[in-house]
RNA sequence: GAUGAACGUUGGCUGUGUGCCUUAGGUAUGCAAGUCGAACGAUCCUUUUGAGAAUUCCUGAAACUUCGGUUGAUGGUUUUUUCUUUAGGGUAGUGGCAAACGGGUGAGUAAUACAUAGAUAACUUACCUUGAAGCCGGGAAUAGCUCGUCGAAAGACGGGGUAAUAUCCGAUGGUCUCUAUUCACUUCGUGUGUUUUAGAGUAAAGAUUUAUCGUUUCAAGAGAGGUCUAUGUCCUAUCAGCUUGUUGGUGAGGUAAUAGCUCACCAAGGCUAAGACGGGUAGCUGGUGUGAGAGCACGGUCAGCCACCGCGGAACUGGGACACGGUCCGCACUCCUACGGGAGGCAGCAAUUAGGAAUCUUGCGCAAUGGGGGCAACCCUGACGCAGCGACACAGCGUGGAGGAUGAAGGUCUUCGGAUUGUAAACUCCUUUUAUAUGGGAAGAAUAGAUGACUGUACCAUAUGAAUAAGUACCUGCUAACUACGUGCCAGAAGUAUCGGUGAUGCGUAGGGUACGAACGUUAUCCGGAUUUACUGGGCGUAUAGAGAUGCGUAGGCGGUUUGAUAAGUCUUAAGUUAAAGACCUUGGCUUAACUAAGGGAGAGCUUCCGAAACUAUCAGACUUGAGACAUAGAGGGGUGAACGGAAUUCCGAGUGGAGCGGUAAAAUGUGUUGAUAUUCGGAAGAACAUCAGUGGCGAAAGCGGUUCACUGGCUAUUGUCUGACGCUAAGGCUCGAAAGCGUGGGUAGCAAAACGGAUUAGAUACCCGUGUAGUCCACGCUGUAAACAAUGGAUGCUAGGUGUUUGGUAUGACUACUUUCUAUCUUCGGAUUCUAAGUGGAAGUAUCAAGUGCCGCAGCUAACGCGUUAAGCAUCCCGCCUGGGAAGUACGGUCGCAAGGCUGAAACUCAAAGGAAUUGACGGGGGCCCGCACAAGCGGAGGAACAUGUGGUUUAAUUCGAUGAUACGCGAGGAACCUUACCCGGGCUUGAAAUGCAUCUGACCGGGCCGGAAACGGUCUUUCCCAGCGAUGGGCAGAUGUGUAGGUGCUGCAUGGUUGUCGUCAGCUCGUGCCGUGAGGUGUCGGCUUAAGUGCCAUAACGAGCGCAACCCUCAUCGUCAGUUACCAUCGGGUAAAGCCGGGGACUCUGACGAGACUGCCAUCGUAAGAUGCGAGGAAGGUGGGGAUGACGUCAAAUCAGCACGGCCCUUAUGUCCGGGGCGACACACGUGUUACAAUGGGCGGUAUAGCGGGCAGCUACCUGGCAACAGGAUGCUAAUCUCGAAAAGCCGAUCACAGUUCGGAUUGGGGUCUGCAACUCGACCCCAUGAAGUUGGAUUCGCUAGUAAUCGCGUAUCAGCAAUGACGCGGUGAAUACGUUCCCGGGCCUUGUACACACCGCCCGUCAAGCCAUGAAAGUUGGGGGUACCUAAAGCAUGUAACCGCGAGGAGCGUGUUAGGGUAAAACCGAUAAUUGGGGCU
Repeated sequence: GAUGAACGUUGGCUGUGUGCCUUAGGUAUGCAAGUCGAACGAUCCUUUUGAGAAUUCCUGAAACUUCGGUUGAUGGUUUUUUCUUUAGGGUAGUGGCAAACGGGUGAGUAAUACAUAGAUAACUUACCUUGAAGCCGGGAAUAGCUCGUCGAAAGACGGGGUAAUAUCCGAUGGUCUCUAUUCACUUCGUGUGUUUUAGAGUAAAGAUUUAUCGUUUCAAGAGAGGUCUAUGUCCUAUCAGCUUGUUGGUGAGGUAAUAGCUCACCAAGGCUAAGACGGGUAGCUGGUGUGAGAGCACGGUCAGCCACCGCGGAACUGGGACACGGUCCGCACUCCUACGGGAGGCAGCAAUUAGGAAUCUUGCGCAAUGGGGGCAACCCUGACGCAGCGACACAGCGUGGAGGAUGAAGGUCUUCGGAUUGUAAACUCCUUUUAUAUGGGAAGAAUAGAUGACUGUACCAUAUGAAUAAGUACCUGCUAACUACGUGCCAGAAGUAUCGGUGAUGCGUAGGGUACGAACGUUAUCCGGAUUUACUGGGCGUAUAGAGAUGCGUAGGCGGUUUGAUAAGUCUUAAGUUAAAGACCUUGGCUUAACUAAGGGAGAGCUUCCGAAACUAUCAGACUUGAGACAUAGAGGGGUGAACGGAAUUCCGAGUGGAGCGGUAAAAUGUGUUGAUAUUCGGAAGAACAUCAGUGGCGAAAGCGGUUCACUGGCUAUUGUCUGACGCUAAGGCUCGAAAGCGUGGGUAGCAAAACGGAUUAGAUACCCGUGUAGUCCACGCUGUAAACAAUGGAUGCUAGGUGUUUGGUAUGACUACUUUCUAUCUUCGGAUUCUAAGUGGAAGUAUCAAGUGCCGCAGCUAACGCGUUAAGCAUCCCGCCUGGGAAGUACGGUCGCAAGGCUGAAACUCAAAGGAAUUGACGGGGGCCCGCACAAGCGGAGGAACAUGUGGUUUAAUUCGAUGAUACGCGAGGAACCUUACCCGGGCUUGAAAUGCAUCUGACCGGGCCGGAAACGGUCUUUCCCAGCGAUGGGCAGAUGUGUAGGUGCUGCAUGGUUGUCGUCAGCUCGUGCCGUGAGGUGUCGGCUUAAGUGCCAUAACGAGCGCAACCCUCAUCGUCAGUUACCAUCGGGUAAAGCCGGGGACUCUGACGAGACUGCCAUCGUAAGAUGCGAGGAAGGUGGGGAUGACGUCAAAUCAGCACGGCCCUUAUGUCCGGGGCGACACACGUGUUACAAUGGGCGGUAUAGCGGGCAGCUACCUGGCAACAGGAUGCUAAUCUCGAAAAGCCGAUCACAGUUCGGAUUGGGGUCUGCAACUCGACCCCAUGAAGUUGGAUUCGCUAGUAAUCGCGUAUCAGCAAUGACGCGGUGAAUACGUUCCCGGGCCUUGUACACACCGCCCGUCAAGCCAUGAAAGUUGGGGGUACCUAAAGCAUGUAACCGCGAGGAGCGUGUUAGGGUAAAACCGAUAAUUGGGGCU
């Protein structure tokens, strides 16, 4: 985009189309095919003429009379009826024509179909048109009818009689038919012809209004039909062979006609890989949808053809049927029945039922168009024309238009200002399409007139009045359109990616918006996008894809140069056809459009014809360059067979020898005193062939390696000769084909699946060790697969180079051998050496050519990696193969195999990916380099004890909360008796303990006393406002009440700010521009050297820059200058028992401000440089001088909502707030961090020496007195370099203890006290006396530290009334040991490598098992289906035969035979369905 659609929501009008896609299921009812009286005889009705008959009523002549009346002429009249006649109408039958059209449906059918083009010289044709010639004379029946019989009915039978355009016989007859014959033509045919002649045969119907119709024969036409041919027409090879009337012939039959169409005989053919046969599916076409096209999909409506009309079979009639509304038979079903028998066929129009997601009225009319019959009038026509129903589709119209800001109200949102809905509404003015009403009113009708279903329709006019008329889907991206609330991985959404776990633009609702609009969405299906089956127009090194391999090579495809011919392909002109409709163009008709009419053009294809001859092809000829042959030469683990060889292993024999050997990480099993291993000699056997040996050689691949011989295949080179395209590829086929494996028979030294034993291990059906059987070897046969790989099919040509290597050719050739010649020297006289020239050889090397085989590399190609004259480049030819992953190379079938298995090779189901190449990270029991108290080397600890403290757990009314590997656990807390306090119990308060606005009221509040109470609190008494103003009143203050609000240590650190920890004081993290890459990205930042350092130097497609490093800052160490009190005291003076105590000084120490100093600056060596090294110098300090502060981009959703702040949520007489008491201090236990110890390097006692940082007025306190002491009572100084805490301790000196649970250790407990504080019970610290536990150096494991460090010793401070401080933060005193080094453990940095990881190895992920679900294979069987085969049976019909019966006869009836639908039986095959059980597979 489309649809014969359906479903959901909604729905105003009109026009035009369209409407059972499913059960070719079943059907009530009505209608859908009749007509002709001008073919016929009847019969009925009406009517006309005439003639009767009967009859009703009237008239009432005449006669009679009982005078009441009776009979009743004549005329009229009513009704019925007979015959005749006129006209019209109806009915059944005979007869004619039609019923074979029209209508429906798509079951079957893969070719007896359809489409296109042809053929029919192999045919038919009623009605119609044209032409020619005719229509004479007879006969016998029969229906209707009538009478009768049978039957429920349907219907049937018999007797009698009757007509025809029904039927029969005869005549006539041609240009008809047949036979024979003659001539011409001819495509040579069983041909054609108004050719000639002869013979034989066949016709007819009349009607009537007298003008026509009908009828017979022949010919022609038109239209229609039959048959044949070629080409095209779905899927399947897991259908490969099919066929016996089959293929052909002869003859006969048969047909309108050809023909195995049928039959007899003869022959053995015919079809098939260009797909026969079989299976599945399907009506075909014009066309329709889509698409740029090529295509792909479809075949509803309309039109052409075909097939069918309940299912199967059959013929009859006829011009035409094997017949939808005909016949016969069989079957199934339905209906009627008197049970004996009968009837029926909606896939005609309506309608009904069933089925289904789903598809309409039991309408009107023959007015139009068309059809049948008829001379016609006319009749019939569910064809058709119309109407009805359905938004099913297409098209058109409308639901109002203009103005209208206070931007109304309401809604929604809000940053509370406003924004938006929104000119939208209201309101004012206007219009009336549509709808409604009234009035008028066509065309379609063809005519002289009549005739309209639709229809009072279309259309026109008038009236009223905005009046009667809007929804649906969507709003995360794709994709146009966003907010709020609700919900909280729930409910739900979803085409896809996905959304939803408390701030959802994705769910639901609302507001707003977007899109389309009488519709809008959803579902289904088709095409497109999809170059995703690639003809146009794809691929195969690694993504799916080159068969393991060539040889031989069949079919097929393709094929070198040149000449000529042909014209099949190809090209051109013309003609025919390609139905109409549709599509396209133009014009017209409905108001427009949809719709429709006319005209035009186009049309692939097919056919015919005239031509062209380049190319392909075919035929003929030629050529040599492709290919091949011969000759010569060459290399080689090419193949097959045979023979031979040495080293080694093992075994056997013998000798020597004497205790182990062997094996491993270490062992054990094993072996050995019956003598091993070792060693020497001899022997046996089998297998394999060291060195040479090489990205070296050969071969198609697999593969091939000792030596020699025999046979044998291929390759290469040079030159010459020859053949003359003989070529390339290659489906199917044949062949070869590692290892393992199989069969038979040998062989078996070593090795070695299986197996056994020993180890290892949690286990160890493994890795290691000891044994060891198949096998490995040989012969013959099978198997036919491998990462059979270069993951790269073969052939040919072309397209830069460079450098190896193998084998040859050519040229050159150092050098060299030999022969001849020649010169010279020496000589032992043999000769040796040297030189000249010529010749014959060898030869490394060099250059070049060829054939192989490697590496690098330009262009080009490639997704990239890479390939790159050995292409994965540029081209041509041929073959093989691929089309998302899994299921699965599985199942079934077939085939091969002895088996194992091989080849061929699916589907259901399931997933949204799977995969390639490259990138950045992360990771690795990968590699390289480097660093760190990381290890190592040391020192001291922890882990064992007791206690302190924190945590877990447990307990509890509560034991508040947080922190939880490193990076929680003496952490928040730098100080829980109350308070703190957040927890628990109990008692109170509710605008609240504190803050603030407004309104109203009151005048106090505070303070003091008393009572209740655990207190909070309550009650009560007392006291009792300020300023301005005369006052009213205003302002302030305080309280009460009310209302806005407060309050929350309630939740969320995964909504946040801020702050912090950690990697880590590790050296990294980035940017701009440029360059490289399709891109992610890279480069820079890599490499070499160097550094503590991405510190620097060199190099460099990079050049620079930023945050980090370093430096700048503080402190300590040295010196200088300045300053000098409370610090200092050298000199001077004073002064004391002593003392910077005093005057004074500014030297020193010190204090604290400013400077100096250190930079690899200098020297030596090494190095390009940076820099490194040096018990080098100098210097207080030397290579960052020591320490601190300082923490890049980021990581851990790390920690904190309980420091503070803050979004959202929650509580509001409580989750807020006040008070008392309790708890945070519990205690079986576990862990972390510490303290004290276990003692003699020590404990206790006595004496004695020396610090620094700091603190102090609600404070530190000298000094004195008391107390054993904690401390108390007095008292003094100091707001501090002034006074004070304040004693430093280890140390040193002296004596004592003597290795013990102690004179170690101090827990625990008893008693007595002190201090702080409202208050020490839960639950403080300290003092004294007494008590005197564990503990004798601590398992696995583990922590800190590299110098003023560890260790050890004491001192101070914050918090603080006091203190659980052994903690934390600081201070100084004493003061070590060790570092070979970087293998290992841990952590980190850089480079590199692999990766299936990216939540990033705490990753990913495999298989079994367990459970649920799903589809599927096998399966004892069960069941169904469509065919085929064999046999039995067999209706109707047809064909055929035929004595009795019928008939004058022709012939018929009857019977027989054949054929056959159908039915039955049997055996087998195929295809499904289902099944206990079972196999694997998928999903969760």
Predicted 3D model of a 1484-nucleotide RNA (small-subunit ribosomal RNA) from an uncultured bacterium. It matches the Rfam family "Bacterial small subunit ribosomal RNA".